[in-house]
Overview:
Predicted 3D model of a 338-nucleotide part of an RNA (large-subunit ribosomal RNA, domain IV) from a Lachnospiraceae bacterium. The coordinates come from a structure-prediction model, not an experiment, and the mean pLDDT is 86.
Context: one part of a larger RNA
């Protein structure tokens, strides 16, 4: 000097991002115990008192009297508490090795698919899971106890239903076109006048080949409806009241419809330390309000909510070497001397 442990006058969080760490509380018995509440809780709430030994009485519980110490749960082990707010109902789960949470799950809610050889899923298939189950069942999506609720929009996208019309594939169909070819016509040559031969000529039946219109024809798409606890969306400008200000009111444009209830500087508010109030001597945090919501909002749920939480935030009591501001001691290590 460092580490670990212990003690510390006066003060008592002045430390610090933050009471981190430490201290304090602690067992049992008795008294007593608030708001709130889902009536179970909250609650060991909080806050007080007691605890040893001896004698006597008593079956004992216990009672009466006495005794000692600074101290009687005599050492050790053994809740700190309260107030307010956010989030998540809860117990649970999670990043083996920087995150335990407000994230995940959850019971409950709701939508949707599925009638059984079920839907969904694995597999090329056979086959299997679902399930030796059967809609009070099983799969999928979202939400997430409970309480009060869950507004408007179906124009877009999706899904479901519809089938009149439009469009639409292969297939069916085969009008026609083209190629080829017998033959015929034409031309030239030869001729025994009967005809024969040749031709980069024309026409060209049937057949064969190539191509091919009309017509017929499904789902789909267009179309018509429904559907938002489907994906999603939920306005602007101008004017107006007998002070001023504001606008219940009016006008106008646009839209599928223009954000309802509730909440609101919020885990969301940029400006912002908004403004007012509370708490403090002093408060960018906190709590209560206001509403001008940059950019809350109703199952990507809205707002409340008792209980719960190694959760986050603010305040207080107790307590303390966290600090003012250090000091001392023990043990170990380092270092110095021998």
């Nucleotide at each position: 000097g460092c580490a670990u442990u212990g003690u510390u006058a006066a003060g008592g969080a002045a430390c610090u991002c933050g009471g981190c760490a430490a201290a304090a509380u602690g067992a049992c018995c008795c008294c007593g115990u608030a708001a709130c509440u889902u009536c179970g809780g909250g609650a060991g709430a909080a806050g007080g008192g007691g605890u040893g030994c001896c004698u006597c009485a008593g079956a004992g519980a216990u009672g009466a009297g006495g005794c000692c110490g600074c101290a009687g749960a005599g050492a050790a082990u053994a809740g700190g508490c309260u107030c307010a707010a956010g989030c998540a109902a809860c117990u649970g789960u999670u990043u083996a090795g920087c995150a335990a949470a407000a994230a995940c799950a959850c019971a409950g809610g709701u939508c949707u698919a599925u009638g059984c050889a079920a839907a969904a899923c694995c597999g090329c298939a056979a086959g299997g899971u679902g399930a030796g189950g059967u809609a009070u069942a099983u799969g999928g999506g979202c939400u997430g106890a409970c309480g009060c609720c869950u507004g408007c929009c179906c124009g877009g996208u999706g899904c479901u239903g519809g089938a009149a019309g439009g469009u639409u594939a292969a297939g069916a169909g085969g009008a026609g076109a083209c190629g080829u070819c017998a033959a015929c016509a034409g031309g030239a040559g030869c001729u025994u006048c009967g005809g024969c031969u040749c031709c980069u000529u024309g026409u060209g039946a049937a057949g064969c080949g190539u191509u091919g219109a009309a017509u017929u024809u499904a789902a789909g798409c267009c179309c018509c409806a429904g559907u938002a606890a489907a994906c999603g969306g939920c306005g602007g400008c101008c004017g107006u009241a007998a002070c001023u200000a504001u606008a219940a009111c009016g006008g106008u444009c646009c839209u599928a419809a223009g954000g309802u209830a509730g909440c609101g500087a919020a885990a969301u508010u940029c400006a912002u330390u908004g403004u007012c109030g509370g708490g403090u001597a002093a408060g960018u945090u906190c709590c209560g309000a206001c509403c001008c919501g940059c950019a809350c909002g109703a199952a990507a749920g809205g707002c409340g909510u008792a209980a719960u939480g190694a959760u986050u935030u603010g305040a207080g009591c107790a307590c303390u070497g966290u600090c003012u501001c250090g000091a001392c001691a023990a043990u170990g290590c380092a270092c110095c001397c021998g």
Lineage of the source: Bacteria > Bacillati > Clostridia > Lachnospirales > Lachnospiraceae. The RNAcentral record of the full RNA draws on ENA.